RNA sequence: ACGGAACUCUGGAGAGACUCUUUUUUGAGCACCGAAGGGGAAAGCCAUUUUCAUGGUGAAACUCUCAGGUAAAAGGACAGAGCAUUAGAA
Numbered sequence: 001a002c003g004g005a006a007c008u009c010u011g012g013a014g015a016g017a018c019u020c021u022u023u024u025u026u027g028a029g030c031a032c033c034g035a036a037g038g039g040g041a042a043a044g045c046c047a048u049u050u051u052c053a054u055g056g057u058g059a060a061a062c063u064c065u066c067a068g069g070u071a072a073a074a075g076g077a078c079a080g081a082g083c084a085u086u087a088g089a090a
Base pairs, nucleotide, nucleotide: 002088007082008081009080010079011078016030018029019028020027031070032069033068037066038064039063040062044057045056046055047054048053
């Protein structure tokens, strides 16, 4: 020189206030969304030996929609500020 998690405040998208049913809470059905979480694996790298191969590792806001969500509320990746002239680390 660099400099964090958690926490606090602020901002924060998308998609049916769908249909039937239940006791308003529930269940079923169809249609959708991606920015909680979760899954997938590209280049590259490594190993093996089958070397036009096999295996491992390997990211996301990409992708899949398991979960979650589709009025408001809540939640919400991410961002700004604080915490912080700090913890830490080289």
This is a predicted structure of a 90-nucleotide RNA (Glycine riboswitch aptamer) from Clostridium fungisolvens. RNAcentral holds the sequence, with entries from Rfam.